Context: one part of a larger RNA
RNA sequence: CCCCUAAUGGGAAGUGAAGACCCCGUGGAGCUUUACUGCAGCCUGCCGCUGGGUUGUGGUUCUGAUUGUAGAGCAUAGGUAGGAGACGUCGAAGCCAGGGCGCCAGUCCUGGUGGAGUCGACCUUGGAAUACUACCCUUUCGGAGCUACGACCCUAACACUGAGAAGUGGACCCCGGUAGGCGGGCAGUUUGGGUGGGGCGCCACGCCCUAGAAAAGAUAUCUAGGGCGCCCUAAGGUCGACUCAGUUGGGUCGGAAACCCAACAAAGAGUGUAAAGGCAUAAGUCGGCCUGAUGUUACUCCCAACAGCAAGGAGUGACAAGACGAAAGUCGGGCUUAGCGAACCUCUCAGCCCCCUUGGUGGGGGCGUUAGAUGACAGAAAAGCUACCCCGGGGAUAACAGAGUCGUCACCGGCAAGAGCACAUAUCGACCCGGUGGCUUGCUACCUCGAUGUCGGUUCUUUCCAUCCUGGCCGUGCAGCAGCGGCCAAGGGUGAGGUUGUUCGCCUAUUAAAGGAGAUCGUGAGCUGGGUUUAGACCGUCGUGAGACAGGUCGGUUACUAUCUGUUAGGGG
Numbered sequence: 001c002c003c004c005u006a007a008u009g010g011g012a013a014g015u016g017a018a019g020a021c022c023c024c025g026u027g028g029a030g031c032u033u034u035a036c037u038g039c040a041g042c043c044u045g046c047c048g049c050u051g052g053g054u055u056g057u058g059g060u061u062c063u064g065a066u067u068g069u070a071g072a073g074c075a076u077a078g079g080u081a082g083g084a085g086a087c088g089u090c091g092a093a094g095c096c097a098g099g100g101c102g103c104c105a106g107u108c109c110u111g112g113u114g115g116a117g118u119c120g121a122c123c124u125u126g127g128a129a130u131a132c133u134a135c136c137c138u139u140u141c142g143g144a145g146c147u148a149c150g151a152c153c154c155u156a157a158c159a160c161u162g163a164g165a166a167g168u169g170g171a172c173c174c175c176g177g178u179a180g181g182c183g184g185g186c187a188g189u190u191u192g193g194g195u196g197g198g199g200c201g202c203c204a205c206g207c208c209c210u211a212g213a214a215a216a217g218a219u220a221u222c223u224a225g226g227g228c229g230c231c232c233u234a235a236g237g238u239c240g241a242c243u244c245a246g247u248u249g250g251g252u253c254g255g256a257a258a259c260c261c262a263a264c265a266a267a268g269a270g271u272g273u274a275a276a277g278g279c280a281u282a283a284g285u286c287g288g289c290c291u292g293a294u295g296u297u298a299c300u301c302c303c304a305a306c307a308g309c310a311a312g313g314a315g316u317g318a319c320a321a322g323a324c325g326a327a328a329g330u331c332g333g334g335c336u337u338a339g340c341g342a343a344c345c346u347c348u349c350a351g352c353c354c355c356c357u358u359g360g361u362g363g364g365g366g367c368g369u370u371a372g373a374u375g376a377c378a379g380a381a382a383a384g385c386u387a388c389c390c391c392g393g394g395g396a397u398a399a400c401a402g403a404g405u406c407g408u409c410a411c412c413g414g415c416a417a418g419a420g421c422a423c424a425u426a427u428c429g430a431c432c433c434g435g436u437g438g439c440u441u442g443c444u445a446c447c448u449c450g451a452u453g454u455c456g457g458u459u460c461u462u463u464c465c466a467u468c469c470u471g472g473c474c475g476u477g478c479a480g481c482a483g484c485g486g487c488c489a490a491g492g493g494u495g496a497g498g499u500u501g502u503u504c505g506c507c508u509a510u511u512a513a514a515g516g517a518g519a520u521c522g523u524g525a526g527c528u529g530g531g532u533u534u535a536g537a538c539c540g541u542c543g544u545g546a547g548a549c550a551g552g553u554c555g556g557u558u559a560c561u562a563u564c565u566g567u568u569a570g571g572g573g
Stems, first nucleotide, its partner, number of pairs: 001573008010565003014560002022394004027390002029386004035189005041182008051154015068137001078136005085119003094113008158169004192205001193203002201222001206228006229377001230272001231334002236290007244268001246264006270279002273339001275337003294320009322331003345372002349368001351367006401448001402446001403444003407441001409437006418428002455530001456528003460522001461519005468493003471488006496508004536554004540549003
């Protein structure tokens, strides 16, 4: 060096399983509820099945009767129209009895008696006869039809019991239809995005101004600083006039500041509202008259650099009818740049056009116009839980480990204020500054999500030195003993108990000493499985609930027959 046998389990980020954690998907499922929308089911009204009768109280229509006193006036005149006759042996006036109304004057009805007349035009009145007819108002009464509500009775539908006879209940119940309500009992779904992982937070999700932005234009971040979702019939149009803030001097009350005069004053004032850019010829301040903050329409620009893009915004014109001005002219809101919203649906309009229908008319549609909102702002109609979970993916993205970084951490240094009785440097050392390390904790998201097993212990090996002991040396505020600080040094050693899952820490007795760190926070194809981190369950707290909790608690499968390599032992060549 090669080969064999037996072991071992360090490595092959070993094998096993398209990671269960995490995120993503306009993926799924189970569960919840005061998510959304429905469906069973239940309640109630009405109608059908469903009939007969009595009675009471309302409404309405028809019909018959009744009622009506202002004053004047024979008299208790409801209104209007016609009107010269009307009623009567089918029983008038009068009288008797009974009843109703009543303003106590009368009036109406019924019955009896009676046996032939009664009323009207005329005088008073705005209005003339209940003489007669028609219609209507007010009061009251009666009848009929329809209808509503209430009470009661019946039996024949219907129901129950019964072998039947029949009994009991009874137009209720049941059943069907229709309308309203309740309705996780059940069902289908939704439950946004951005994001130095996700969640929580926030809006950087629609707009405006400034910086970043690098002297054209454009330009990102959960970049920096702010603002908008309006307001105003004048704060708009036009014509005319005026000049501000501030300072100084002067002036009754009057003062630091009120108002008046004068001077200086380019703008420091003011501009409805943020900022920028403007503005005194004013866009600023005041007054007069008005409504151009109007109708229709063409084009251009921004939004949206250099392709396209809606709503919205801005501008230049034309036609019409106007406002102001002597006129020239100006005026389509506001000094400019923010102040906004599609389709469907509903609404407005002495707008326009159709269809169907009628005697009048009514119903429907379209176009235009007005208002109502989507702020996740080019606009679905929309709440949660899952540790019972599932699928597709992702190292595009978190937790472990690694890597980078090193604020934090550990260690060292520079300077030396000060403490050290005096004396910075025996010893300690502030402020400030500079490093080294990669053991802490962060940050980043670079490898791994078709998986690199996660804390602690145990076993076993090795490395570093910033050395705990043992060795050598120096300083000392080193007399000695014992210390304190430093330099060299990693050969060897660094142990045992109690508590806790603990690492750590605290405690105990020893000891020369009971050092610190690395090796995927060494080591689960070596062990353990106490902790963490599935499914069960309890408590507290939170939640309406399903459930949740770096809160607690009890319980809870640890797979692999070794191919290669390494190592160990033995053997052979």

Predicted 3D model of a 573-nucleotide part of an RNA (large-subunit ribosomal RNA, domain V) from a sediment metagenome.
Its mean pLDDT, the model's own confidence on a scale to 100, is 83.
The full RNA is in RNAcentral, with records from SILVA.